[in-house]
Model confidence (mean pLDDT): 83 of 100. Predicted 3D model of a 495-nucleotide part of an RNA (large-subunit ribosomal RNA, domain I) from a Paracoccaceae bacterium.
Context: one part of a larger RNA
RNA sequence: GGCAUUUGGUGGAUGCCUUGGCACCGAGAGGCGAUGAAGGACGUGGCACUCUGCGAUAAGCUGCGGGGAGGGGAGAGCACCCUUUGAUCCGCAGAUUUCCGAAUGGGGAAACCCGGCCCUAUAGGGUCAUCCGGCGGCUGAAUAGAUAGGCCGUCGGGAGCGAACCCGGGGAACUGAAACAUCUCAGUACCCGGAGGAAAGGACAUCAACAGAGACUCCGUUAGUAGUGGCGAGCGAACGCGGAUGAGGCCAGUGACCGGAAGAAGGUAAGCAGAAGUGUCUGGAAAGGCACGCCGCAGUGGGUGAUAGCCCCGUAUGCGUAAAGCUCUUCCGGUCCCAGAGUAGGGCGGGACACGUGAAAUCCUGUCUGAAGAUGGGGGGACCACCCUCCAAGCCUAAGUACUCCUCGGUGACCGAUAGUGAACCAGUACCGUGAGGGAAAGGUGAAAAGCACCCCGAUGAGGGGAGUGAAAGAGACCCUGAAACCGAAUGCCU
Numbered sequence: 001g002g003c004a005u006u007u008g009g010u011g012g013a014u015g016c017c018u019u020g021g022c023a024c025c026g027a028g029a030g031g032c033g034a035u036g037a038a039g040g041a042c043g044u045g046g047c048a049c050u051c052u053g054c055g056a057u058a059a060g061c062u063g064c065g066g067g068g069a070g071g072g073g074a075g076a077g078c079a080c081c082c083u084u085u086g087a088u089c090c091g092c093a094g095a096u097u098u099c100c101g102a103a104u105g106g107g108g109a110a111a112c113c114c115g116g117c118c119c120u121a122u123a124g125g126g127u128c129a130u131c132c133g134g135c136g137g138c139u140g141a142a143u144a145g146a147u148a149g150g151c152c153g154u155c156g157g158g159a160g161c162g163a164a165c166c167c168g169g170g171g172a173a174c175u176g177a178a179a180c181a182u183c184u185c186a187g188u189a190c191c192c193g194g195a196g197g198a199a200a201g202g203a204c205a206u207c208a209a210c211a212g213a214g215a216c217u218c219c220g221u222u223a224g225u226a227g228u229g230g231c232g233a234g235c236g237a238a239c240g241c242g243g244a245u246g247a248g249g250c251c252a253g254u255g256a257c258c259g260g261a262a263g264a265a266g267g268u269a270a271g272c273a274g275a276a277g278u279g280u281c282u283g284g285a286a287a288g289g290c291a292c293g294c295c296g297c298a299g300u301g302g303g304u305g306a307u308a309g310c311c312c313c314g315u316a317u318g319c320g321u322a323a324a325g326c327u328c329u330u331c332c333g334g335u336c337c338c339a340g341a342g343u344a345g346g347g348c349g350g351g352a353c354a355c356g357u358g359a360a361a362u363c364c365u366g367u368c369u370g371a372a373g374a375u376g377g378g379g380g381g382a383c384c385a386c387c388c389u390c391c392a393a394g395c396c397u398a399a400g401u402a403c404u405c406c407u408c409g410g411u412g413a414c415c416g417a418u419a420g421u422g423a424a425c426c427a428g429u430a431c432c433g434u435g436a437g438g439g440a441a442a443g444g445u446g447a448a449a450a451g452c453a454c455c456c457c458g459a460u461g462a463g464g465g466g467a468g469u470g471a472a473a474g475a476g477a478c479c480c481u482g483a484a485a486c487c488g489a490a491u492g493c494c495u
Stems, first nucleotide, its partner, number of pairs: 001494009015480001016444002020415002022412007029404002031161002039100003042055003046078002049075003061094006070082003105114003115128005131157009165196001166194005176183001180230001206213002217244005227235002248396003251340001255336009265327002271319003277292005293310002295299001301313003345369008355381001376391005431438002451479001454466004
């Protein structure tokens, strides 16, 4: 030095676990905001660093309801207090609610600086942005009267935030076409505006085909069909049929919406009641084994020192409710809205229709034109006739449909700490970047801290050895299990 065996260290795989995630279902809710939101800054405790709560009334104040013995949130303790004269806690309603932030008196490098007016006056309180609309007043052009406009007062509205869904206005490219230009990707991504709990659409100037149907929306099918297409790549209906739902109204008093008042019923908060087991054995511990019982409208589930229907919380079932709010009905008030001409149609240029200009109907319109008036008009895929069918250029309209930032309940041939959210843990943190932005690692003692009093070595260490606790300390906090790589030691053999 090598090999083998044994025994350690290191390391943190594996097994087991789960406070956290993921997906879906049912129900609810579907908004918050100038009465100042979302989100923050700074404060706030006897001591107070962080989180949580709260706001100078600051881990809290008041009322009502629930509840019934402990409590003063967590990491984490000490001191001191509160509480059956009912605390802590839970629910509902209210009060307070610094500063920034739409941020709104002016400014500003957010959480700061500086003001006017009024009331108080040492403190302090209130108010003062812009825009739009209504009303009132003052003023006031071209232009005399007036009007437009301006200013002031007052009342009301709006703003900003929010996950997806929805409607509208704009609108790519990579890509595919095995290159590429029409085409495709795609009216997608993205930007902007707007709204609601849904939105949009909607009550036939619709389809159909000589028989008829009867608003709209959504699903299945028709059907990858008919078509469309450098007839390439591709794109791609409708009629009809089967389902979900079902509702029709109005234009001067009906409907929808909003607000207010009254009433009735129902549901809703915290919450309440809620059956039935003992003995013995093993063991640290019984829920396990054995023996004999019991309940069940309750043998879902969780916890308890191992695996509990009968120990605990619960579960089935039954009950409860002040106030506020929800649903419904009635009444009152307010807002919106009219008989549809610069329309239908036409020319030119575009766009939408599955349909790329095509034989191209239909719909929309930038521009130029431009009817008829029910003895009328539109459509039936160029166009004409016959025939059939409907009545545009006004408005409203639930349900069926889409979505889930959020709340409650439930489920899983979903994950189990390199998985599952980026985040099971003080994570959008630490850290990186001027910034937009990027973005981790990190779970487990034990049933219970009983978390090792005391002694010894050591530097008044680190670490260790005794002793003690414990079932176990080879569970000692770098703490369950503790693989391998890697590093030692002992023994044997070989060199």
Source information: The source organism's lineage runs through Bacteria, Pseudomonadati, Pseudomonadota, Alphaproteobacteria and Paracoccaceae. The RNAcentral record of the full RNA draws on ENA.